The RNA shown here (Glycine riboswitch aptamer) has 95 nucleotides and comes from uncultured Actinoplanes sp.

Order: sequence, then structure tokens, then C1' cells
RNA sequence: CCACGCGGGAGAGUCCGCCGGCCCACAACCGGGUCGCGGCGGCGCCGAAGGGGCAAAUCCUCCCCGGAACCUCUCAGGCAAACGGACCGCGUGGG
Repeated sequence: CCACGCGGGAGAGUCCGCCGGCCCACAACCGGGUCGCGGCGGCGCCGAAGGGGCAAAUCCUCCCCGGAACCUCUCAGGCAAACGGACCGCGUGGG
């Protein structure tokens, strides 16, 4: 430094609308519920997977190139739970 196992691990709407399914109700229309049923659209927001961007230091001087991140951009991803999750701790193995 790398891999695997275990544990810990933040932030931001379980928002709004439309269509369909299912349930309730009705003669019917209207209506109500469901989203641990599905799809589409909209606005707002988060950043710790991944991805993009950059400074100083950096051989005597100058120029060019290079030059990190939990900084920044938010493409991707995410905004109830679950999953994921940089990073940290412990263990095992390898270089």
C1' cells in the first nucleotide's frame, strides 16, 4: 500500500402533481385510503460512493508541465426505513 471479514459512520422533502392498480363508499358520478403496488413530471435541497476543477510549497532565477482534499462543482448518486456511504477501529492474508 492492497484485498477480505466484523463494528461505527453524516447531510438533505417519507414535498407537490398526473396516470394506472388494489381497498372502502355510492344506483352512478364525486370522494377517501394505499405507495413494505407501479410509472411519469415538477420545484426545492444534500454531498462522505464514483466523476470534474484548482493553490502554495515544489533545484539559484524565470517560464512551461506536474501539483491534494472530508475545498469546490453538483454530472452521477442521494433527501422515512432499507440499501449505499468517504473515513475510523479491530482481525486475517498478500505485496
The RNAcentral record of the sequence draws on MGnify.
Of the family's consensus pairs, 90% are formed in the model.
It matches the Rfam family "Glycine riboswitch aptamer". Its family is annotated with glycine biosynthetic process in the Gene Ontology.